[in-house]
Molecule: FMN riboswitch aptamer (RFN element)
Organism: Egibacter sp.
RNA sequence: GCGCGCCUUCGGGGCAGGGUGCAAGUCCCGACCGGCGGUGGCCCGCCUACGAGCGGGGAGCCCGCGACCCGUCCCAGGACGGUGGAUCCGGUGGUGUCCCGACAGGGACCAGGCCGGAGCCGACGGUGAGAGUCCGGAGGAGAGAAGGCGUGG
Repeated sequence: GCGCGCCUUCGGGGCAGGGUGCAAGUCCCGACCGGCGGUGGCCCGCCUACGAGCGGGGAGCCCGCGACCCGUCCCAGGACGGUGGAUCCGGUGGUGUCCCGACAGGGACCAGGCCGGAGCCGACGGUGAGAGUCCGGAGGAGAGAAGGCGUGG
């Protein structure tokens, strides 16, 4: 360092201001928010033999997962299966990919990066009136993260 078993801790944010109305954090204008792992040409640090290497950060709408909901089976609690939202445009593009070439150098195309712009999405139940943001199941569960103990070749 890796595999396996067990334990502990941690593990979600958000309607300002205004309109209508008897009544709305639910409608309308507008405002605000973004779980977990992966990818990542960008950024930071370390190191360097200057090729590189190592560590950290980096996506709501790219891939996957979780919560919620549905089904089946033992039916205490679990196991398995299913459903499961949303992004485009312009520019840039020494570092990415590909091509040409005499090692010099040249060219093509692109990105989740950078610059600019316009959008979109968000379980279930409740409610004096329709909810991503209020209340509730929830002092729950959980993707996982960090650490510890044991064990194996």